[in-house]
Context: one part of a larger RNA
RNA sequence: GGAUGAACGCUAGCGGCGUGGAUACCGGCAUGCAAGUCAAGGGGCCCGCAAGGGCACCGGCGAACGGCUUAGUAACACGUAGAUACAUACCUUGAAGUUAGGCAUAGCUCGUCGAAAGACGGGGUAAUUCCUAAUAGUCUCGCAAGAGUAAAGAUGCAAAUCGCUUCAAGAAUGGUCUGCGUCCUAUCAGCUAGUUGGCAGGGUAACGGCCUACCAAGGCUAUGACGGGUAGGGGACAUGAGAGUGUGUUCCCCAAGAAUGGCACUGCGACACGGGCCAUACUCCUACGGGAGGCUGCAGUCGAGAAUAUUCGACAAUGGGCGAAAGCCUGAUCGAGCGACGCCGCGUGAUUGAUGAAGCCCUUCGGGGUGUAAAGAUCUUUUCUCAGGGAGGAAGUUAUUGACAGUACCUGAGGAAUAAGGAGCUGCAAAUCACGUGCCAGCAGCCGCGGUAAUACGUGAGCUCCAAGCGUUAUCC
Numbered sequence: 001g002g003a004u005g006a007a008c009g010c011u012a013g014c015g016g017c018g019u020g021g022a023u024a025c026c027g028g029c030a031u032g033c034a035a036g037u038c039a040a041g042g043g044g045c046c047c048g049c050a051a052g053g054g055c056a057c058c059g060g061c062g063a064a065c066g067g068c069u070u071a072g073u074a075a076c077a078c079g080u081a082g083a084u085a086c087a088u089a090c091c092u093u094g095a096a097g098u099u100a101g102g103c104a105u106a107g108c109u110c111g112u113c114g115a116a117a118g119a120c121g122g123g124g125u126a127a128u129u130c131c132u133a134a135u136a137g138u139c140u141c142g143c144a145a146g147a148g149u150a151a152a153g154a155u156g157c158a159a160a161u162c163g164c165u166u167c168a169a170g171a172a173u174g175g176u177c178u179g180c181g182u183c184c185u186a187u188c189a190g191c192u193a194g195u196u197g198g199c200a201g202g203g204u205a206a207c208g209g210c211c212u213a214c215c216a217a218g219g220c221u222a223u224g225a226c227g228g229g230u231a232g233g234g235g236a237c238a239u240g241a242g243a244g245u246g247u248g249u250u251c252c253c254c255a256a257g258a259a260u261g262g263c264a265c266u267g268c269g270a271c272a273c274g275g276g277c278c279a280u281a282c283u284c285c286u287a288c289g290g291g292a293g294g295c296u297g298c299a300g301u302c303g304a305g306a307a308u309a310u311u312c313g314a315c316a317a318u319g320g321g322c323g324a325a326a327g328c329c330u331g332a333u334c335g336a337g338c339g340a341c342g343c344c345g346c347g348u349g350a351u352u353g354a355u356g357a358a359g360c361c362c363u364u365c366g367g368g369g370u371g372u373a374a375a376g377a378u379c380u381u382u383u384c385u386c387a388g389g390g391a392g393g394a395a396g397u398u399a400u401u402g403a404c405a406g407u408a409c410c411u412g413a414g415g416a417a418u419a420a421g422g423a424g425c426u427g428c429a430a431a432u433c434a435c436g437u438g439c440c441a442g443c444a445g446c447c448g449c450g451g452u453a454a455u456a457c458g459u460g461a462g463c464u465c466c467a468a469g470c471g472u473u474a475u476c477c
Stems, first nucleotide, its partner, number of pairs: 001477004006473005013346006019339002027302003031299003036061003041058002044055004068257003078181007086174003091170008099133004108123006139148003153162003183229003190220003195217004200212003232254004236247004259280005282293004310336001312335003318332001319330004349379004359370004384414006393404001421466005427446002432461005442449002
């Protein structure tokens, strides 16, 4: 000198774009919202004359995305270059099929228990729920013969459309494996028994000690094993001429986590933040028998802290889920609010105006400085206030549809009107005098100033540097 997710002090006019819980947000959380949707899968209940509407339940798809955080992790976690023994709901393409039956169960009804949360029993019922049978190839097993495995219907007058089952291919995504790269420490030198390899089996979508039995005795290590400490990784960012050094906030990619520890279920996909079970800690309700909960989603609150925002608006746009569609949901997102936290831009007026007012300061008492500065005169109107007009963002063939917002912007009127501070002035280092103080009070980044004329302390005047900021502190280059 540059930089920062900064904080503190003094000060403060406006706008645009960014950015804002770094500590105890892996601490505790009141309240509201953040994941629903489908009535064209099904039978019901309620309102209604009907048309139609509403409601829970069974069923389907979604909830594994999106959003948050960085605790753990020194590791195939990440980066890069490869590999294959694998999987894939939705989407695209092609081929074939969609036959015949049946058993249940919720809702409903009757009854019972409980403070509640909720639970239990009897009866009867539907389906794109479940089961059985048939059929069978481009599927699976098998050398072959042969054996095995499928389906669901709905809307509509109809045409047709949306589905369902099987196989193959694609697209895109994911699983797994490998080479290389990836912090400090030797005051950590030896580590390892599923350990290293084989064989057989199990398990998985899939290879594999992934797991089990048996057999062998291997495997790693001074090119740092093992242990300890620290840490999410990368794209990037800061600085620097570069080499390098430091950082990993916002944004993007990947990984990991969801009070703590463990477990599986469902499902194409999870060992699942707003699903389940168990244990633990904590909080809450209770009729003391028993129950409920998980903001590291958006706001908000308490705590700790030098310190970090609104319990806002809208689905108008973009995107996502469901739906045939209309549409519904969406604290993703788009916007607004708060904070000079940062960057950028603009303004706080312009011209003229005296051998130069007053005031104040200095003085060798002659004068000098503040200083064209002010006043005065002539202008301008960025900004400001008021009034009028008023977008683009909308794409949906037509129509309708804007939270932001009567915002941006445009026009007119008014009037210099609404707007300057902070730090420094011994040297480094741009800028000095007077008074006060008297090793006191104090200053200070370093050398150092102050003990009676202090350019170094305090005040004033003047000057210097930056400027809606200026200084200080902390950290990095």
Molecule: small-subunit ribosomal RNA, 5' domain
Organism: Minisyncoccales bacterium